[in-house]
Context: one part of a larger RNA
Molecule: small-subunit ribosomal RNA, 5' domain
Organism: metagenome
RNA sequence: GAACGAACGCUGGCGGCGUGGAUUAGGCAUGCAAGUCGAACGAGGAAGUCCCCUUCGGGGGGCGAGUAAAGUGGCGAAUGGGUGAGUAACGGGUGGGUAAUCAACCCUCGAGCGGGGGAUAACAUCUGGAAACGGGUGCUAAUACCGCAUAACAUCCUUCUGUGGCAUCGCAGAUGGAUCGAAGGUGGCCUCUGCUUGCAAGCUGCCGCUUGAGGACGAGCCCGCCUGCUAUUAGCUUGUUGGUGGGGUAACGGCCUACCAAGGCUAUGAUGGCUAGCCGGCCUGAGAGGGUGGCCGGCCACACUGGGAUUGAGAUACGGCCCAGACUCCUACGGGAGGCAGCAGUCUAGAGGCUUCCGCAAUGGGGGAAACCCUGACGGAGCGACGCCGCGUGUGCGAUGAAGGCCUUCGGGUUGUAAAGCACUGUCAGGUGGGAAGAGACGUCCGGCUGUUAAUAGCUACCGGGCGCCGACGUUACCACCAGAGGAAACCCCGGCCAACUCCGUGCCAGCAGCCGCGGUAAUACGGGGGGGGUAAGUGUUGUUC
Numbered sequence: 001g002a003a004c005g006a007a008c009g010c011u012g013g014c015g016g017c018g019u020g021g022a023u024u025a026g027g028c029a030u031g032c033a034a035g036u037c038g039a040a041c042g043a044g045g046a047a048g049u050c051c052c053c054u055u056c057g058g059g060g061g062g063c064g065a066g067u068a069a070a071g072u073g074g075c076g077a078a079u080g081g082g083u084g085a086g087u088a089a090c091g092g093g094u095g096g097g098u099a100a101u102c103a104a105c106c107c108u109c110g111a112g113c114g115g116g117g118g119a120u121a122a123c124a125u126c127u128g129g130a131a132a133c134g135g136g137u138g139c140u141a142a143u144a145c146c147g148c149a150u151a152a153c154a155u156c157c158u159u160c161u162g163u164g165g166c167a168u169c170g171c172a173g174a175u176g177g178a179u180c181g182a183a184g185g186u187g188g189c190c191u192c193u194g195c196u197u198g199c200a201a202g203c204u205g206c207c208g209c210u211u212g213a214g215g216a217c218g219a220g221c222c223c224g225c226c227u228g229c230u231a232u233u234a235g236c237u238u239g240u241u242g243g244u245g246g247g248g249u250a251a252c253g254g255c256c257u258a259c260c261a262a263g264g265c266u267a268u269g270a271u272g273g274c275u276a277g278c279c280g281g282c283c284u285g286a287g288a289g290g291g292u293g294g295c296c297g298g299c300c301a302c303a304c305u306g307g308g309a310u311u312g313a314g315a316u317a318c319g320g321c322c323c324a325g326a327c328u329c330c331u332a333c334g335g336g337a338g339g340c341a342g343c344a345g346u347c348u349a350g351a352g353g354c355u356u357c358c359g360c361a362a363u364g365g366g367g368g369a370a371a372c373c374c375u376g377a378c379g380g381a382g383c384g385a386c387g388c389c390g391c392g393u394g395u396g397c398g399a400u401g402a403a404g405g406c407c408u409u410c411g412g413g414u415u416g417u418a419a420a421g422c423a424c425u426g427u428c429a430g431g432u433g434g435g436a437a438g439a440g441a442c443g444u445c446c447g448g449c450u451g452u453u454a455a456u457a458g459c460u461a462c463c464g465g466g467c468g469c470c471g472a473c474g475u476u477a478c479c480a481c482c483a484g485a486g487g488a489a490a491c492c493c494c495g496g497c498c499a500a501c502u503c504c505g506u507g508c509c510a511g512c513a514g515c516c517g518c519g520g521u522a523a524u525a526c527g528g529g530g531g532g533g534g535u536a537a538g539u540g541u542u543g544u545u546c
Stems, first nucleotide, its partner, number of pairs: 001546004006542005013391006019384002026347003030344003035075003040072002048063006082302003091227008101219002106215007114148001116146002123138006154179004159174006184207006193200003228274003235265003240262008277299004281292004304325005327338004355381001357380003363377001364375004394424004404415004428487001430482005438473001440470001442468007451459002490535005495516003501530005511518002
């Protein structure tokens, strides 16, 4: 000099863009943060309103509505969001390998979707418990569950051929054998068939289901190199190192197990100890380098502490389950409930870090055919000079160089064009009025075109037009007008380094101080006044890095 997720002192007008719990991975009241689908399924309200009856208490019917809440089932809940405890490691970075692998949803291509069965929740009823939560009996549906059929270019096995490679082997083709599947829903139509109105067991669109190949997205595993300090840590290791058989996994492998062998690592630093999430980056620096890893992005790890599995395409399963522990809460003392390192908010500790805000309008995500619903992701607003940037606190003229202050050699000098005064301007803030963009989707109607089809239904992809609907921010940005210099300047320093000097007070006292050093009676170094210098809505100090 530069920098900071800063803090503290004094001071403080406005705006934009950023940024804000670094300590206690300490404890948490309260609300919200993951649902959705009735076009998978059974069952099915209420308020309100209209009509009828009425003994005026009420009863019945329609709409509300096949809607709400609950249940079975599907998909999602493994993403998004938080934190940095642990980890010195194939954790991360980078470059490769998988002839050792998986892959829901999505895309492309091929084939198929036949025919059956038994349950169970909801519900009803009985019943236990303070509660949480159950138990018995009876009924019922499905895209829930289970057999059967059909099936290959799928999987496995036998034989053969070709080809490739990197040991095991891979790929392609042929032959024979074995094994494995499914579910429907919702629109439209009458060409064929049946009854001839129209509907259907018929045809057809869309969504779904099963199986296979390829792709995409994603994930697992393996390897080379790099990745903090310490030798005042020198030896470490028994599933340890390798082999064989078996098991396990999506998959290679001591991953696990039995047996066999005795190996494996290490001064090129093993083992141990300490510290630490890693990187893109960021800060500094001419660079080399040094420091750092907050915000944003990628990867990893964790979710009260420790352990475990289950479900699933996928699990560290934060807002799932089980066990143990600590802690908090409820209890009828028998037993139960909980996990903010999600968004706000609270307490504690601390020098120290925000609103229990608005909205799904946009972007993105989940579900749904869609309308739409959910979304503390996100978009915004609020608070904090925490940072950067921009703007303002006026402008011009104005010398009797006013008064006052300070200094003085008493002549004067300085504050100082500074003020007053005169003439203007109108940024920002204030008031009034106007006023974008962020909005393209969606719905509906019309027209065109494409595909499907028996079809000029319907549906589908696209295009054009009309109408309707949707903005949290928002009293928005911006523009015009109104008023009036009115509301807006401080902080540090002045001995040298280092820019800026005098007077008074004090008298090694009181005090200053980054270093050198000032102060003991003329202190430019202490305290105050005047004056000056620097920066400016800031300015100094402290801490840390270069």